The prediction has a mean pLDDT of 80. Transfer RNA from a Bacteroidota bacterium, 75 nucleotides, folded computationally. It matches the Rfam family "tRNA". Its family is annotated with triplet codon-amino acid adaptor activity in the Gene Ontology. By type it is a transfer RNA. The source organism's lineage runs through Bacteria, Pseudomonadati and Bacteroidota. The sequence is in RNAcentral, with records from ENA.

[in-house]
RNA sequence: GGGUGGUUAGCUCAGCUGGUUCAGAGUACAUGCUUGACAGGCAUGGGGUCGGGAGUUCGAGUCUCCCACCACCCA
Numbered sequence: 001g002g003g004u005g006g007u008u009a010g011c012u013c014a015g016c017u018g019g020u021u022c023a024g025a026g027u028a029c030a031u032g033c034u035u036g037a038c039a040g041g042c043a044u045g046g047g048g049u050c051g052g053g054a055g056u057u058c059g060a061g062u063c064u065c066c067c068a069c070c071a072c073c074c075a
Stems, first nucleotide, its partner, number of pairs: 001074007010027004019058001029045006051067005
């Protein structure tokens, strides 16, 4: 340099064929209950604008383009 895949919550990941309304799960965290206490369990809660930008569209996490970063392959 060329190619493929990826980037969504602190972390690990879903998100179907673009569809209106809350973007979800597990874990972590906070609070409460349970315990003599801890762990565990149960309940409730906070936390994101979806890597950055532009475009298409009535509407974009989802499609297109550019850039950045990560992994792998080729040279």